[in-house]
RNA sequence: GUGCGUCUUCGGGGCAGGGUGAGAGGGGCCCGGCGCAGGUGCCCUUCAAUUCCCGACCGGUGGUGAUGCCCCCUCGAGGGGACGAGCCCAUCAGCCUCAACGGUUGAUUCCGGUGAGAAUCCGGAGCCGACGGUAUAGUCCGAAUGGGCGGAGGCGGAA
Numbered sequence: 001g002u003g004c005g006u007c008u009u010c011g012g013g014g015c016a017g018g019g020u021g022a023g024a025g026g027g028g029c030c031c032g033g034c035g036c037a038g039g040u041g042c043c044c045u046u047c048a049a050u051u052c053c054c055g056a057c058c059g060g061u062g063g064u065g066a067u068g069c070c071c072c073c074u075c076g077a078g079g080g081g082a083c084g085a086g087c088c089c090a091u092c093a094g095c096c097u098c099a100a101c102g103g104u105u106g107a108u109u110c111c112g113g114u115g116a117g118a119a120u121c122c123g124g125a126g127c128c129g130a131c132g133g134u135a136u137a138g139u140c141c142g143a144a145u146g147g148g149c150g151g152a153g154g155c156g157g158a159a
Base pairs, nucleotide, nucleotide: 004156005155006154007153008152009151010150017054018053019052023047024046025045026044027043028042029041030039031038056139057138058129059128060091061090062089063088068083070081071080072079073078086127087126094104095103096102109125110124111123112122113121131142132141133140
């Protein structure tokens, strides 16, 4: 100290504010005089969507990481550490489905700036977000005290 084996543990964020009112409650009236029941009826009133409208907010994990930025060490060449993409690559969850190593699984991201160089930086604009429930849900509730990519660490340890 790598492959490998094994154990432990960790392992997701988000509607502030305003508008509308499906629907529900209460009161009054009307329905040939009274009472009771009833009503796609009328009026007043209260509550009422984290789902609708305006607006707000959020961004799993691994990789890449402009020759980047920050910090530390060094006389120096140089070395070490942290950070760095929702829409570039891959992947978990979800769904097909009882099951899988099978299938499926979002976003044309664009424009400008800096620069030798930008798919990741800076600025602006745009776009996306499983299933079930419910007034139509990325943000509420549920499946889930679940699963899980993966992260960290311990132990063993052949060549």
Molecule: FMN riboswitch aptamer (RFN element)
Organism: Firmicutes bacterium UBA3570